The prediction has a mean pLDDT of 81. Predicted 3D model of a 104-nucleotide RNA (SAM riboswitch aptamer (S box leader)) from Pontibacter pamirensis. NCBI's taxonomy places the organism under Bacteria, Pseudomonadati, Bacteroidota, Cytophagales, Pontibacter.

[in-house]
RNA sequence: AAUUUAUAAAGAAGAGGCGAGAGAAUAGGCUCUAUGACCCUCUGGCAACCACCUUUUUUGGGAAGGUGCCAAGUCCUAUCCCGAUUGUUCGGGACAUAUAAAUU
Numbered sequence: 001a002a003u004u005u006a007u008a009a010a011g012a013a014g015a016g017g018c019g020a021g022a023g024a025a026u027a028g029g030c031u032c033u034a035u036g037a038c039c040c041u042c043u044g045g046c047a048a049c050c051a052c053c054u055u056u057u058u059u060g061g062g063a064a065g066g067u068g069c070c071a072a073g074u075c076c077u078a079u080c081c082c083g084a085u086u087g088u089u090c091g092g093g094a095c096a097u098a099u100a101a102a103u104u
Stems, first nucleotide, its partner, number of pairs: 001104008013043005021032003026078004044070003049066002052061002074096001079094006
């Protein structure tokens, strides 16, 4: 990097450093940001995919370890499909994205 499977309306911030953009990519919207964002480090925390214990193939547990995460539903929308509503809008799904595990 690719593929497969699972999950994604919940949850969880302080300090220090840096100094201008940031929110995955394109576009639009909206938002965050010199009262210092984003990012990095430390500390703290959330969650429970792997691992662990239990159970016996599924249930429950706790949080020393490997990851992940700690603004806004994956911030919202776009293209396709389905349903409802009709001069528009709503809901669901696919796709895409993110994370984990496994395989190549």

It was read from a public genome assembly, where an Rfam model found it. Of the family's consensus pairs, 97% are formed in the model.